The part of an RNA shown here (small-subunit ribosomal RNA, 3' major domain) has 478 nucleotides and comes from a metagenome. Its mean pLDDT, the model's own confidence on a scale to 100, is 83.

[in-house]
Context: one part of a larger RNA
RNA sequence: UGACGGGGACCCGCACAAGCGGUGGAGCAUGUGGUUUAAUUCGUCGCUACGCGAAGAACCUUACCUAGGUUUGACAUGCCGCGAAUCUGGUGGAAACAUCGGAGUGCCUUCGGGAACGCGGACACAGGUGCUGCAUGGCUGUCGUCAGCUCGUGUCGUGAGAUGUUGGGUUAAGUCCCGCAACGAGCGCAACCCCUGUUGCUAUUUGCCAGCACGUAAUGGUGGGAACUCUAGCAAGACUGCCUCGGUUAACGGGGAGGAAGGAGGGGACGACGUCAAGUCAUCAUGGCCUUUAUAUCUAGGGCUACACACGUGCUACAAUGGCCGGUACAAAGGGCAGCCAACCCGCGAGGGGGAGCUAAUCCAUAAAAACCGGCCCCAGUUCAGAUCGCAGUCUGCAAUUCGACUGCGUGAAGUUGGAAUCGCUAGUAAUCGCGGAUCAGCUACGCCGCGGUGAAUACGUUCCCGGGUCUUGUACA
Repeated sequence: UGACGGGGACCCGCACAAGCGGUGGAGCAUGUGGUUUAAUUCGUCGCUACGCGAAGAACCUUACCUAGGUUUGACAUGCCGCGAAUCUGGUGGAAACAUCGGAGUGCCUUCGGGAACGCGGACACAGGUGCUGCAUGGCUGUCGUCAGCUCGUGUCGUGAGAUGUUGGGUUAAGUCCCGCAACGAGCGCAACCCCUGUUGCUAUUUGCCAGCACGUAAUGGUGGGAACUCUAGCAAGACUGCCUCGGUUAACGGGGAGGAAGGAGGGGACGACGUCAAGUCAUCAUGGCCUUUAUAUCUAGGGCUACACACGUGCUACAAUGGCCGGUACAAAGGGCAGCCAACCCGCGAGGGGGAGCUAAUCCAUAAAAACCGGCCCCAGUUCAGAUCGCAGUCUGCAAUUCGACUGCGUGAAGUUGGAAUCGCUAGUAAUCGCGGAUCAGCUACGCCGCGGUGAAUACGUUCCCGGGUCUUGUACA
């Protein structure tokens, strides 16, 4: 100087407390361990692994296993020979591949040949998701959006170092003020960026419809309009600016006015010096090592989907604030041409036919919960719950047996609110309800990322648990 203390002082955080809803019990989905297996490819392991890499494992992917092939190779550059390329038929085979035919003669040319492409040959070499993340780059997680981490000069100390950065206040903040052997500065904080909340101006189509006219069973449907909403560009607006009280006359804090918004208005992006030899050699790149008729490469089939079990994360429930049936309402954001797909017809339905519209403010396109009206159920393992299984089907795709999703009928399991323990959340939040997207032929999506609808309770407080910050103290630790 640090680190540590079941030392001290002060402070903060959904850290506790106060509340609301979960997990832990059940069934299923998914990931992991374990076990099994020819293989169940690999990585990830307290917080910071376990719906994680994977924003899509039937084949492909695919790295694994079994079997069958190839050896200058599936891929790159260079040399030689032959043939344009390309298309196509037969045989063997699971295919890869092997083998036998047919069609075809292009472009440039100095007529030698050349360019692209294919086949064969020799050698340099290719190749490796093989090892090392403890050789590395890059990227990332975490402490932590915590308020810290440092430097120059000066001063002090023999020196390691100290000072500044400590102290008194204050702040979300090393934020600011005052003081001070310090005076300044840098990386962080904040601000500058984006979304959102109010208003004005500009613009008026595919969006809008106040006033005017036309028309309809009805609808901005039509003429028209530019008010309103929206859209999207430019501006304004918030700064403790004003008043009052407290405070050291300060920083700042409490209250108030005006205002759409008040003291950081709400949210996002943004992550200092560093820590964990943290993670990744399987995104990629890369040193070294290893391999080269194999640890490379091609193909078919299988596996990654196994199943006495254990754990994590979720979904659905156990019901009456409910379940079921009928009628009636209101979003936002996003996607679409090998696409999204309307009306209409067929089918109980998944879906099929059909073909209008849409390269999109035009079409796809009905939100659901709720609320209201009407009806059934009457507290039961039930008209709760839907696992499992049987049969019959639909769709995608070369192909749903291993191993897809969905539909109809039947079947109707566990489950009556969950031990010890444990998680999330402070407001348009939790809870609850639906909608969209990426990946994608299809889908095991209940995941993930977004969007809006309805919309709470509680916070006395900082004694305690956990994590962190500052100062101080002890130390046999570095």